[in-house]
RNA sequence: GUCUGCUGGAUUAUCGCUGGCGUAUUUUGCGCGAGAGGAAAGUCCGGGCAGCAUAGAACAAGGUGGUUACUAACGGUAACCGGAGGUGACUUUAGGGAAAGUGCCACAGAAACGAUACCGCUCAGCUUCGGCCGAGUAAGGGUGAAACGAGCGAGGUAAGAGCUCGCAGCGACGACAGGUGACUGUCGGAGGAGGUAAACCCCACCUGCUGCAAGGAGGAUUUCCAACUUACGUCUGUUCGACGGGAGAUCCGAUAACCGCUUGAUCUACGCGGCAACGCGAAGGCUAGAUAGAUGAUAAUUCACGACAGAACCCGGCUUACAGGCAGAC
Numbered sequence: 001g002u003c004u005g006c007u008g009g010a011u012u013a014u015c016g017c018u019g020g021c022g023u024a025u026u027u028u029g030c031g032c033g034a035g036a037g038g039a040a041a042g043u044c045c046g047g048g049c050a051g052c053a054u055a056g057a058a059c060a061a062g063g064u065g066g067u068u069a070c071u072a073a074c075g076g077u078a079a080c081c082g083g084a085g086g087u088g089a090c091u092u093u094a095g096g097g098a099a100a101g102u103g104c105c106a107c108a109g110a111a112a113c114g115a116u117a118c119c120g121c122u123c124a125g126c127u128u129c130g131g132c133c134g135a136g137u138a139a140g141g142g143u144g145a146a147a148c149g150a151g152c153g154a155g156g157u158a159a160g161a162g163c164u165c166g167c168a169g170c171g172a173c174g175a176c177a178g179g180u181g182a183c184u185g186u187c188g189g190a191g192g193a194g195g196u197a198a199a200c201c202c203c204a205c206c207u208g209c210u211g212c213a214a215g216g217a218g219g220a221u222u223u224c225c226a227a228c229u230u231a232c233g234u235c236u237g238u239u240c241g242a243c244g245g246g247a248g249a250u251c252c253g254a255u256a257a258c259c260g261c262u263u264g265a266u267c268u269a270c271g272c273g274g275c276a277a278c279g280c281g282a283a284g285g286c287u288a289g290a291u292a293g294a295u296g297a298u299a300a301u302u303c304a305c306g307a308c309a310g311a312a313c314c315c316g317g318c319u320u321a322c323a324g325g326c327a328g329a330c
Stems, first nucleotide, its partner, number of pairs: 001330007009302007017035002020032005037308001041319002044317005049211004056240004061207005066080005081095001082093004096202002101200002103196003113149001118141002120137004125132002151167005170192001173188006215259002218252008232244004266285003270281004303306001
């Protein structure tokens, strides 16, 4: 220098707060024990769970985009392949198709893919000898991020040009060899040629909607209205399709309390398999669950003097913030 992992003040006392267990007791007291994070954050992806039809079909719309694995799943992770950068350890990559079609390419420039020609070069004509004009050319100059798109040499020509030839380069195709594969290497004949798809589009794959304020509780009797498969309502943007009669009154239940709510794709160390992500086995552990929202305050001692920051259904990721300290590999 590069990369990765861990940690995120400690101890004691007192007073409080939120759950749990035990006990006395009857709505409180006492005792014991527990009580934020690596990101609890942003809410950006994915899944569980719940309701709507056991979540259905087509279109539309949206998303993803090298390969092989991993996973409940992913736009995530690991390893590898290709491109770019670095002397290097390593970093980075939105990385299918421009050889189906369409569009676009600022400024400058003659011209931005349709063709054309500013300077130049060549030939013919005219000339007041300064040039003018017509035709040809695209080698050279100039503009530009990019110039008509395959470089060098020779031939060729009035001058030139893949116009022709030789040698070489890129890409696609085919064959062979290696690899599970992305891909790599060699050979072959043909002769494809600006860029751009986080532009339309094409190809392949994926996606139903709503989110814990989800949801769990509605039932019985009766009145009115509509009605024979129509209408209306619900289910997603449309169509199909599926399901359901609608409204009111009375009584019972519920009254915001309880459940969901924290035992889970869980955690810890170990063994085995795998390069790794991860998987399997067996052992042990229980580690916040509030609802206007607890997790705090004070004092003392001590050190390296303490950053970013506070759970709200749960989990896997990504991204962002972060004082200081420790360790490992190259």